[in-house]
Context: one part of a larger RNA
Molecule: small-subunit ribosomal RNA, central domain
Organism: uncultured prokaryote
RNA sequence: CUGGGUGUAAAGGGUGUGUAGGCGGGGCUGUAAGUCAGAGGUGAAAUCCUACGGCUCAACUGUAGAACUGCCUUUGAUACUGCAAUUCUUGAGUUUCGGAGAGGUCAUUAGAAUUCGUGGUGUAGCGGUGAAAUGCGUAGAUAUCACGAGGAAUACCAGAGGCGUAGGCGGAUGACUGGACGAAUACUGACGCUGAGGCACGAAAGCGUGGGGAGCAAACAGGAUUAGAUACCCUGGUAGUCCCCGCCGUAAACGAUGGGUACUAGACGUUGGUGGCGAUAGUCAUCUGUGCCGCAGGGAAACCAAUAAGUACCCCGCCUGGGGAGUACGGCCGCAAGGUUAAAACUC
Numbered sequence: 001c002u003g004g005g006u007g008u009a010a011a012g013g014g015u016g017u018g019u020a021g022g023c024g025g026g027g028c029u030g031u032a033a034g035u036c037a038g039a040g041g042u043g044a045a046a047u048c049c050u051a052c053g054g055c056u057c058a059a060c061u062g063u064a065g066a067a068c069u070g071c072c073u074u075u076g077a078u079a080c081u082g083c084a085a086u087u088c089u090u091g092a093g094u095u096u097c098g099g100a101g102a103g104g105u106c107a108u109u110a111g112a113a114u115u116c117g118u119g120g121u122g123u124a125g126c127g128g129u130g131a132a133a134u135g136c137g138u139a140g141a142u143a144u145c146a147c148g149a150g151g152a153a154u155a156c157c158a159g160a161g162g163c164g165u166a167g168g169c170g171g172a173u174g175a176c177u178g179g180a181c182g183a184a185u186a187c188u189g190a191c192g193c194u195g196a197g198g199c200a201c202g203a204a205a206g207c208g209u210g211g212g213g214a215g216c217a218a219a220c221a222g223g224a225u226u227a228g229a230u231a232c233c234c235u236g237g238u239a240g241u242c243c244c245c246g247c248c249g250u251a252a253a254c255g256a257u258g259g260g261u262a263c264u265a266g267a268c269g270u271u272g273g274u275g276g277c278g279a280u281a282g283u284c285a286u287c288u289g290u291g292c293c294g295c296a297g298g299g300a301a302a303c304c305a306a307u308a309a310g311u312a313c314c315c316c317g318c319c320u321g322g323g324g325a326g327u328a329c330g331g332c333c334g335c336a337a338g339g340u341u342a343a344a345a346c347u348c
Base pairs, nucleotide, nucleotide: 003320004319005318006317008301012316014201015200016199017198021194022193023192025088026087027086029084030083031082033081034080035077036076037075038074039073040072041071042070049065050064051063052062053061054060091191092188093187094186095184096183097182098181103177104176105175106174107173108172109171110154115149116148117147118146119145120144121143125136126135162169163168206247207246208245210243211242215241216240220236221235222234223233258315259314260313261312262311263310266293268291269290270289272287273286274285275284276283277282297304298303321348322347323346330341331340332339333338
């Protein structure tokens, strides 16, 4: 390079946005660059191939032909692609109305619970475990009542439910704000899809400055267990967990399944909307999301099956035996931790 692949065997980038590039709807007209056809020129010889010869055969070699798949010139063809012009509405977008939602940011606020403090009642235990002990308690604990402080998280509702590109999002109210969906009319007229680089976002842990600190809890200490116990269990407990700002840029970042478009039996749930029938209940149709089962088909199988892993096309990422190794070296990034890009020797 060609090929074959990429849910679980090696392999889908964590997600989006978008540059270059690649690809791209219907009609008409022109052009003739790609494309196709004819003709001419050229494509040295040798080699290769075919036929017939020469050395006793063969290798070797002679003659002739074919071939040299290419390039150039010229004359045509116009289905497809390109280019130019024009036009269309189905793709895409805009407009109006409507309802749904833990979508985002900021501010305010509520109740339950844990802990702590003060005071009251009250007395000998509490706590913890498989059983114990460490621990707490006569300086009055545990329990209980009242008041106060403070931080974090929001029971029920809650759902195979909803929203978000992913990460993720759950008390209430308000302000600002993004997207999707449905119905309907009008408008723009291919404005589209994908996307190497780039840029932005990106759980948890971790890092920097300053706050905050109730509960929980790496490290650490003690008590147990045990042959030992640097663990599992128990009593404590610091970073951290929380907030502002700034870094980090990784995850089994998973549906282990990239995005887009079209097509391909059904059945049963459920979210949001619209329309018809129906007094309500309901039922039918349709769009949208989300599940489960299942035909054709696919698959090594288990399974997937209109939310495809089916049938096709377009674009991107990635894989190419195991170990060495996601390592070394170098580059880039980072305060650091480290991240990213990424080998080879050797070995089986």